[in-house]
Predicted 3D model of a 312-nucleotide RNA (Archaeal signal recognition particle RNA) from an Archaeoglobaceae archaeon.
Of the family's consensus pairs, 95% are formed in the model.
Rfam family: Archaeal signal recognition particle RNA. On this family, see Rosenblad et al., Nucleic Acids Res 2003: "SRPDB: Signal Recognition Particle Database". It is annotated as a non-coding RNA gene. Gene Ontology terms of the family: signal recognition particle, plasma membrane targeting and SRP-dependent cotranslational protein targeting to membrane, signal sequence recognition.
The coordinates come from a structure-prediction model, not an experiment, and the mean pLDDT is 77.
RNA sequence: UGGUGGGCUAGGCCGGGGGACUCGGCGUCCCCUGUAACCCGAAACCGUCGACAUGCGGGGGCCGAAGCCGAUGGAAGGUCCGCAUGUCCGCAGAAGUAGGCAACGGGUCUCGUAGAGUCCUCGUCCUGAAGGACCGGCGGUUAUCACGGAUCCUUCGGAGGAAGGGUUCGUGGUAUUUGCCGAGGGCACCGGCUGAGGCCCGGAAGGGAGCAAGCCUACCUCGGACGUCCGGUGCUUUCAGGGGCACGGGGAGGAGGGAUUCGUUGCUCAGCUUCUGCGGAAACAGCGGAUCGACCUGAGGCGCGCCCACCA
Numbered sequence: 001u002g003g004u005g006g007g008c009u010a011g012g013c014c015g016g017g018g019g020a021c022u023c024g025g026c027g028u029c030c031c032c033u034g035u036a037a038c039c040c041g042a043a044a045c046c047g048u049c050g051a052c053a054u055g056c057g058g059g060g061g062c063c064g065a066a067g068c069c070g071a072u073g074g075a076a077g078g079u080c081c082g083c084a085u086g087u088c089c090g091c092a093g094a095a096g097u098a099g100g101c102a103a104c105g106g107g108u109c110u111c112g113u114a115g116a117g118u119c120c121u122c123g124u125c126c127u128g129a130a131g132g133a134c135c136g137g138c139g140g141u142u143a144u145c146a147c148g149g150a151u152c153c154u155u156c157g158g159a160g161g162a163a164g165g166g167u168u169c170g171u172g173g174u175a176u177u178u179g180c181c182g183a184g185g186g187c188a189c190c191g192g193c194u195g196a197g198g199c200c201c202g203g204a205a206g207g208g209a210g211c212a213a214g215c216c217u218a219c220c221u222c223g224g225a226c227g228u229c230c231g232g233u234g235c236u237u238u239c240a241g242g243g244g245c246a247c248g249g250g251g252a253g254g255a256g257g258g259a260u261u262c263g264u265u266g267c268u269c270a271g272c273u274u275c276u277g278c279g280g281a282a283a284c285a286g287c288g289g290a291u292c293g294a295c296c297u298g299a300g301g302c303g304c305g306c307c308c309a310c311c312a
Base pairs, nucleotide, nucleotide: 001312002311003310004309005308006307007306008305011063012062013061014060015033016032017031018030019029023050024049025048026047027046038059039058040057041056067302068301069300073296074295077292078291079290080289081288082287083286085285086284087281088280089279090278091277092276093275094274095273096272097271099268100267101266102265103264104263105262106261107260108259109258110257111256118252119251120250121249122248123247124246125242126241127240128239129238130237131236132235133233134232135231136230137229138227139226142175143174144173145172146171147170148169149168150167151166152165153164154163155162156161180224181223182222183221184220185219191216192215193214194213199208200207201206
């Protein structure tokens, strides 16, 4: 100095890229791609960094002086821009066609001398006027007499009270009215009548106020009758006017009417199809350009240290 074997250290490997986010880098997210090949924890209101940014905090495996970087060429995949061939939208035009209408011709069916088309008239419809029917709403008279209550006035009496008059209210009778009838409920007292007991006045006779209770009533509800006013109507009568599609009744007249289908022609068309032109869009496909680029290639560059044993 070279080789073989062992040990060690520096070092290397255990992935990379695009998009999105961000002022920007990386990570968590989405996507592409590669290897024989790591694990755990947290992280979009985020985690961690600042062009020396290509994660943070922990743990592990392999190789080991082995290797690392890497121009060029190729290239999966992405991003951006452009074009407008397909595609899509709008407008215009053309052609065809479905549909519609009309005329003519043919077929089928059907109605028709037990009367077709057509014409006249009436009704059904609308407006107005006058009635009816039914329904709904609304309504509860006035006068007089008698009795009673309330209140005011006058007179009399020793008290209770008595007599007369005015006003007003209620009840009953009569008459009248559409303004009546029935049922139920019903004022704690401050409405009416009756009013035990008790109370008040009084010598007594008698009178008075009046609780409970009974009856009535105000009032409320329901029903019936009546009445006029008001309103309504799948009803109805009469009159006048209007309307005339359809249906029906009546009349005139006397031979055609209708439906459907096929063909031809013409017209129409807001639907459909195709084509052309113009204008527009850029999602998808396509084309062109720019850019990033896993992976493959590997010009070139950097690095290749220390110890031990044996052999030459």